Molecule: Bacterial RNase P class A
Organism: Syntrophales bacterium
RNA sequence: UGAGCAGAUCGGAUGGUCGCUCCUCCAUUUCACGGGAGGGGAGGAAAGUCCGAGCUCCGCAGGGCAGGAUGGUCGCUAACGGCGACUGGGGGUGACCUCAGGAAAGUGCCACAGAAAAUAUACCGCCCAGCAUUAGCGGGGUAAGGGUGAAAAGGUGAGGUAAGAGCUCACCGCUUCUCUGGUGACAGGGAAGGCACGGCAAACCCCAUCCGGAGCAAGACCAAAUAGGAGAACGCUUGAGGAUGGCCCGUCCGAUGUUCUCGGGUAGGUCGCUUGAGGCGGCGGGUAACCGUCGUCCCAGAGAAAUGAUCAUCACCCCGGCGGGUUUAUCUUUCCGCCGGGGUACAGAACUCGGCUUACAGAUCGGCUCAGGUA
Numbered sequence: 001u002g003a004g005c006a007g008a009u010c011g012g013a014u015g016g017u018c019g020c021u022c023c024u025c026c027a028u029u030u031c032a033c034g035g036g037a038g039g040g041g042a043g044g045a046a047a048g049u050c051c052g053a054g055c056u057c058c059g060c061a062g063g064g065c066a067g068g069a070u071g072g073u074c075g076c077u078a079a080c081g082g083c084g085a086c087u088g089g090g091g092g093u094g095a096c097c098u099c100a101g102g103a104a105a106g107u108g109c110c111a112c113a114g115a116a117a118a119u120a121u122a123c124c125g126c127c128c129a130g131c132a133u134u135a136g137c138g139g140g141g142u143a144a145g146g147g148u149g150a151a152a153a154g155g156u157g158a159g160g161u162a163a164g165a166g167c168u169c170a171c172c173g174c175u176u177c178u179c180u181g182g183u184g185a186c187a188g189g190g191a192a193g194g195c196a197c198g199g200c201a202a203a204c205c206c207c208a209u210c211c212g213g214a215g216c217a218a219g220a221c222c223a224a225a226u227a228g229g230a231g232a233a234c235g236c237u238u239g240a241g242g243a244u245g246g247c248c249c250g251u252c253c254g255a256u257g258u259u260c261u262c263g264g265g266u267a268g269g270u271c272g273c274u275u276g277a278g279g280c281g282g283c284g285g286g287u288a289a290c291c292g293u294c295g296u297c298c299c300a301g302a303g304a305a306a307u308g309a310u311c312a313u314c315a316c317c318c319c320g321g322c323g324g325g326u327u328u329a330u331c332u333u334u335c336c337g338c339c340g341g342g343g344u345a346c347a348g349a350a351c352u353c354g355g356c357u358u359a360c361a362g363a364u365c366g367g368c369u370c371a372g373g374u375a
Stems, first nucleotide, its partner, number of pairs: 001371005007365004012314007020041007028034001043346001047357002050355005055215004062249004067211005072086005087100005101206002106204002108200003123146002125142004130137002154172006173195001174193008219271004229262006241253003278297008315344010
């Protein structure tokens, strides 16, 4: 200097004028509206509604079946399908990225091609002897070589053989046992064994762990209105029916009862509603995620939906023109200045929070890897 890898931050600023909304205080007022002072007012994703919770309600949320979710190991967390570190497979020169229970519990599938696709072969070929004599025929042996395919009876080398083959040997792979290290997944060492256990589980399935449901349109309170209407079925303690995913058991409620159908009224107001698993900073612990402790701050609460509109200047980006620097000179590139024009992303809270995923013009910050050059 160039090309990459994984991160973090900002994503407009200032001033004036007008407007909206919340809170606190003052004052006024029968009440309401309205006045004054001070303070606050959209996001890194507010999106998606994909996970997890806080919170609210349901007497069963207890036991079980069915069902669903997750899936290397160990930690973190309120929890999670999240995060961190590590282990193993694969990709990349590398920084890094990506994948992850079980195929020897069982069932099933592997199209086409190929001789044959898992208790699996002999198409071509090689060798032997017989017949025959350009050619070739049938028999025996073979699975090393070739072909087909995503995948074909472990790989490389040597010996051996009629030709071959773990047939034998060495090394590697695999299986079993054992030792060392590690919390562990695993890693390394040793010994024995010629040794099959092909692939697919986002195929059914098996194993381990976890899972009550519904949701702020949850729910609580106040006020008002109507027709405490009509009908049907079942039942009245030997129990109809009901109790927040399905089924069974259990438990509870239940008798002028329960359920269903038709019809009628209301759907107005207040709360829930913003102080939190909260933000920021110091110190300590931990490889890290994160934890502890001390200090400090209060940073939206609308209700058909407020948080805005407008003017000016500046910032940033793009295009064009002019001038200057550098250069022998010109062009190009680069740097600086001025003028003109245009643009400034994705996108709006609605109970709250922790994650994941997706969208995003532009700008900045460092960390790491590789290549080339210079010192």